[in-house]
Context: one part of a larger RNA
C1' cells in the first nucleotide's frame, strides 16, 4: 500500500516444498521343483546400514562465569589468609546452556488411474484373435495419503466476536455548516525471553513472579577459614561431607517494570 468501515481470534487450502533408499538372518521348507548336486514363488516374522527429523534422560564433549590443587613472582606492614600477573599460569573435576560419538523417531500401510505385460468376452474374416466396440489385472514410478509453508490465491476467500454522533442548511450531493465526540483495538515506553543480527515473535508491566536480589533446594567441588590437639617440622587430626557454588528448581514485591502519551473515527453504494 491493496484486500471497499475500523478491529480482535481461528481457519479453508489453490499452490508450493519435503519425505520416498535398502542389506542380511528366521519360519513357511531342505517342502514343491529335480535322477542329484542343488533349491524356490506366495506369506509372515526379526535385526541392521546409509539417510533424515527431534531432543539432551543415559553416554561423553565443551563449559576464560563454579570448585579444588599447584609453581614463580608482587602487593595488602609482618604470620596466617587472600588478591594480581604469568596463553584461563599450568593441572584435576564440573551445573546450565549449545552439542554427538548419545537417545527416541521415520520411510510404511491403505486408495485411485496407468507402463510393458497378462487375459476376459468377441466380431471385421462361419475360423482365429487381448481390440476394433466393450470387461479384468498388472510396477520402487504417477496421482491422493504422511510432514511443512501457504489467502498478495489481485480470483486478495471463510467463521465467530467487539467498536463507533447528534444538530441545522441548501443547488439533495460520496454536499455543506456548527457542536460534540477519540471507540473497539494498536503503537510508543518499560522488566525480558528456551526468540533474537537488527527487526520481528512470545512473556509480563502493581488487579504484577518478567528480570534483578533475596530464602530455600537441586547440582558441582571435595573436609572452608578459625581454633584445639599431635609433631622439633613439614605436616596430621578433631570441629567437619565442612565451605563456597555460575547460566537449574520452587518461593518470596525488597529493586525496577509509574502516571501518562500517541495513532486509530463517528455506521461505512
Nucleotide at each position: 500500500c491493496g484486500u471497499u468501515g475500523g478491529a480482535g481470534a481461528c481457519u479453508u487450502g489453490a499452490g508450493a516444498a519435503g519425505a520416498g533408499c535398502u542389506g542380511u538372518u528366521c519360519c513357511c521348507a531342505g517342502u514343491a521343483c529335480g535322477a542329484g548336486a542343488g533349491g524356490a514363488c506366495c506369506g509372515g516374522a526379526a535385526u541392521g546400514g546409509a539417510c533424515g527429523a527431534a531432543c539432551c534422560u543415559c553416554u561423553g564433549g565443551u563449559g576464560u562465569u563454579c570448585c579444588g590443587g599447584u609453581u614463580g613472582u608482587c602487593a595488602c606492614g609482618c604470620c596466617a589468609g587472600u588478591g594480581g600477573c604469568a596463553u584461563u599460569g599450568c593441572c584435576g573435576g564440573g551445573u546450565a546452556g549449545c552439542u554427538a560419538a548419545g537417545u527416541u523417531c521415520g520411510g510404511a500401510a491403505g486408495g485411485g488411474a496407468u507402463a510393458a505385460c497378462c487375459g476376459c468376452u468377441g466380431a471385421a474374416a462361419g475360423c482365429a484373435u487381448c481390440u476394433a466396440a466393450g470387461c479384468g489385472g498388472g510396477a520402487a514410478g504417477c496421482c491422493c495419503c504422511c510432514u511443512u509453508c501457504a489467502g498478495g490465491a489481485u480470483g486478495a476467500g471463510g467463521u465467530c466476536u467487539c467498536c463507533c454522533u447528534g444538530a441545522c442548511c441548501u443547488u439533495u450531493a460520496a454536499g455543506g455548516u456548527c457542536a460534540c465526540u477519540a471507540a473497539a483495538g494498536a503503537g510508543c515506553c518499560g522488566u525480558u525471553u528456551a526468540a533474537g543480527a537488527c527487526u520481528a515473535a512470545g512473556a509480563c508491566g502493581u488487579u504484577g513472579a518478567u528480570a534483578g536480589g533475596c530464602a530455600g533446594g537441586a547440582u558441582g567441588u571435595g573436609u572452608a577459614a578459625g581454633u584445639g590437639c599431635g609433631g622439633u617440622a613439614a605436616c596430621g587430626u578433631a570441629u567437619u561431607g565442612a565451605g563456597c557454588u555460575a547460566a537449574c528448581c520452587u518461593g518470596u514485591a525488597c529493586u525496577a517494570a509509574u502516571g501518562a502519551c500517541u495513532c486509530g473515527u463517528g455506521a461505512g453504494g

Large-subunit ribosomal RNA, domain VI from an Endozoicomonadaceae bacterium, 269 nucleotides, folded computationally.
Its Rfam family is "Bacterial large subunit ribosomal RNA".
NCBI's taxonomy places the organism under Bacteria, Pseudomonadati, Pseudomonadota, Oceanospirillales, Endozoicomonadaceae.